[in-house]
RNA sequence: UCACGAUAAGGGCAAACCCUGAGUGAUCGGGGGACGCAAAGGAAAGGGUCUUUCUAACAGUUGAAAUGGUUUAAACUGCUUCAACGGUUUAAAAAAGACAGCCUUACUGCCAAU
Numbered sequence: 001u002c003a004c005g006a007u008a009a010g011g012g013c014a015a016a017c018c019c020u021g022a023g024u025g026a027u028c029g030g031g032g033g034a035c036g037c038a039a040a041g042g043a044a045a046g047g048g049u050c051u052u053u054c055u056a057a058c059a060g061u062u063g064a065a066a067u068g069g070u071u072u073a074a075a076c077u078g079c080u081u082c083a084a085c086g087g088u089u090u091a092a093a094a095a096a097g098a099c100a101g102c103c104u105u106a107c108u109g110c111c112a113a114u
Stems, first nucleotide, its partner, number of pairs: 003114001005111001012037002017032006035101001041107001043105001045104003048099006056089003060085006067078004
């Protein structure tokens, strides 16, 4: 110096979960907490997963129109169509995002048994 990564030394990071804040959401910041990690350091370039929007379906609510029924009428009501709203499910393509603790990639870096 290179490779590998030791029941080494000194340190480092921090999953789930809880509290709190941001976001429609995936998820993220802070505090607590440790399942793990030798790049669990930084980077969304390739793959992957996830989210939102666009799509479609379903039933619901509200409104409008047409038509029918009861009724003197007002009114009530059946059915059909259209529109709006929010809900559930869906998802080929596209767009915008999230994840570096899913894999690859290139970059940076502590220690040093063998």

Record summary
The RNA shown here (c-di-GMP-I riboswitch aptamer) has 114 nucleotides and comes from Candidatus Brocadia sp. The organism belongs to Candidatus Brocadia, within Bacteria. Its mean pLDDT, the model's own confidence on a scale to 100, is 77. The sequence was found by an Rfam model in a public genome assembly.